[in-house]
RNA sequence: GAGCUCGUAGCUCAGCUGGUAGAGCGUUUCGUUGACAUCGAAAAGGUCGAAGGUUCAAGUCCUUCCGAGCUCA
Numbered sequence: 001g002a003g004c005u006c007g008u009a010g011c012u013c014a015g016c017u018g019g020u021a022g023a024g025c026g027u028u029u030c031g032u033u034g035a036c037a038u039c040g041a042a043a044a045g046g047u048c049g050a051a052g053g054u055u056c057a058a059g060u061c062c063u064u065c066c067g068a069g070c071u072c073a
Base pairs, nucleotide, nucleotide: 001072002071003070004069005068006067007066010025011024012023013022019056027043028042029041030040031039049065050064051063052062053061
């Protein structure tokens, strides 16, 4: 330098054919206990890597850029 894959909650990842952003773990609160753990219930937490485009509507499609990994030179 070229190609491919990936980037979504604090972490690990889902998200179909474009149509209201989710799970597990973690955090906080409540219940349970003499207390802790376990268990149950609830809540908080996201400019979906950045910018632009297409569309009534974009995490999803297109372009450029940034970052990580792999391959080739």